[in-house]
This is a predicted structure of a 462-nucleotide part of an RNA (small-subunit ribosomal RNA, 3' major domain) from a Patescibacteria group bacterium. Its mean pLDDT, the model's own confidence on a scale to 100, is 84.
Context: one part of a larger RNA
RNA sequence: AGACGGGGACCCACACAAGCGGUGGAGCAUGUGGUUUAAUUCGAUGAUAAGCGAGGAACCUUACCUGGACUUGACAUCCCGAGAAUUUUUCAGAAAUGGAAAAGUGCCGCAAGGAACUCGGUGACAGGUGCUGCAUGGUUGUCGUCAGCUCGUGCCUUGAGGUGUUCGGUUAAGUCCGUGAACGAGCGCAACCCUUGCCCUGUGUUGUAUUUUCACAGGGGACUGCCGGCUUUAAGUCGGAGGAAGGUAAGGAUGACGUCAAAUCAGCAUGGCCCUUAUGUCCAGGGCUACACACGUGCUACAAUGGCCGGUACAAUGGGCAGCAAACCCGUAAGGGGGAGCCAAUCCUAAAAAACCGGUCUCAGUUCGGAUUGAGGGCUGCAACUCGCCCUCAUGAAGUUGGAAUCACUAGUAACCGCGGAUCAGCAAUGGCGCGGUGAAUAUGUUCCUGGGUCUUGUACU
Numbered sequence: 001a002g003a004c005g006g007g008g009a010c011c012c013a014c015a016c017a018a019g020c021g022g023u024g025g026a027g028c029a030u031g032u033g034g035u036u037u038a039a040u041u042c043g044a045u046g047a048u049a050a051g052c053g054a055g056g057a058a059c060c061u062u063a064c065c066u067g068g069a070c071u072u073g074a075c076a077u078c079c080c081g082a083g084a085a086u087u088u089u090u091c092a093g094a095a096a097u098g099g100a101a102a103a104g105u106g107c108c109g110c111a112a113g114g115a116a117c118u119c120g121g122u123g124a125c126a127g128g129u130g131c132u133g134c135a136u137g138g139u140u141g142u143c144g145u146c147a148g149c150u151c152g153u154g155c156c157u158u159g160a161g162g163u164g165u166u167c168g169g170u171u172a173a174g175u176c177c178g179u180g181a182a183c184g185a186g187c188g189c190a191a192c193c194c195u196u197g198c199c200c201u202g203u204g205u206u207g208u209a210u211u212u213u214c215a216c217a218g219g220g221g222a223c224u225g226c227c228g229g230c231u232u233u234a235a236g237u238c239g240g241a242g243g244a245a246g247g248u249a250a251g252g253a254u255g256a257c258g259u260c261a262a263a264u265c266a267g268c269a270u271g272g273c274c275c276u277u278a279u280g281u282c283c284a285g286g287g288c289u290a291c292a293c294a295c296g297u298g299c300u301a302c303a304a305u306g307g308c309c310g311g312u313a314c315a316a317u318g319g320g321c322a323g324c325a326a327a328c329c330c331g332u333a334a335g336g337g338g339g340a341g342c343c344a345a346u347c348c349u350a351a352a353a354a355a356c357c358g359g360u361c362u363c364a365g366u367u368c369g370g371a372u373u374g375a376g377g378g379c380u381g382c383a384a385c386u387c388g389c390c391c392u393c394a395u396g397a398a399g400u401u402g403g404a405a406u407c408a409c410u411a412g413u414a415a416c417c418g419c420g421g422a423u424c425a426g427c428a429a430u431g432g433c434g435c436g437g438u439g440a441a442u443a444u445g446u447u448c449c450u451g452g453g454u455c456u457u458g459u460a461c462u
Base pairs, nucleotide, nucleotide: 001462002461003459004458005457007456008455009454010453011452012451013450015446016445019409021407022406023405026300027299028298029297030296031295032294033293034291035290042053043052064286065285066284067283068282069281070280073125077124078123079121080120081119082118083117086103087102088101089100090099091098092097107114108113127275128274130273131272132271136269137268138264139263140262141260143258148187149186150185151184152183153182154163155162156161167178168177169176193252194251195250196249198220199219200218201217202216203215204214223246226240227239228238229237230236302402306361307360308359309358310357311356318349319348320347323342324341328337329336330335368399373394374393375392376391377390378389379388415438416437417436418435419434420433
């Protein structure tokens, strides 16, 4: 100087408390461990792994296994030889692949030859999701959006080092004011950026609310600016006025020096090492979907603030041409036929749902709950057996609010309710990312738990 303390003082945070809803019990979905397996590819493992990489595992993906094949190779550059390329048919085979037959002669150039492509050969080489994240770049998580981390000169000290950065106030903040052997400065804080909320101006079709909704563009507006109290006449804080908005308006983006030899060689790049008729490459099938069990994250429930039936109302973000698809017809339905319109403020997706009105059920394992299973269908796709989704009929399991323990959340938040996209042929989406609708309770405190900051103290630790 640090680090640590079941040392001290002060301060902060959904840290506790006060509330509200969950998890832990059930069924299912999903991920992980374990076990099994020919293989169940690999990585991630307290917080900071576990609906994570994966924003779509039937084939492909795919890296794994079994079997069948190839060896200058599936891909790149160079050299030599042949043939334009290409298309069709047929045989063997699971396919990869191999054999046979037919059609076809192009472009540039006078010619030789050349360009593109295919086949054969030679070797230089290709190739590797093989190992090392403890050799690395890049990127990322975390402490933590915590308020810290440093430097120049000066001063102090034998020196390591200290001072500045302490202290008194104040702040969300090393924010600002004052003091002080310090005076300044840098990276952080804040502001500058984006979105939303108010107003004005202009423009406007596809929109139409012409008393200007909406969209786009540009501007204004909030600064403790004004008033009062407190305070050191400071910084500031408390209250008030006006205002759409008030003291950081709300949300986002933004993550200092560093810590964890944290994560990633499988996104990519890359040193070294290793394989080279195989650890490379192609193909078929299987596996990644197994199942005594354990854990994580979710969905659906256990019902009457409810279930079912009928009627009626109100959104926003988005997406659409190998696409979205209306009306109408068929079907109980999934869906099928149909094809208007739309490259979309025009048309379609599109029905919002909870809510409201009326009816019914009357506390029961039920008209709750929907797992599981049987049968029949629909769709996508070469192909739904392993292993897709959806519909109808039948079946109707556990579950009566969950032990110890534990999580999120402070306002348009929690909770409840639907809607949309990405990926995508289809979909195991209850996930993730967005959007709107309804819309609370509580905190007037900091003793305690957890984490963090500043100063100080002890130490046999560095």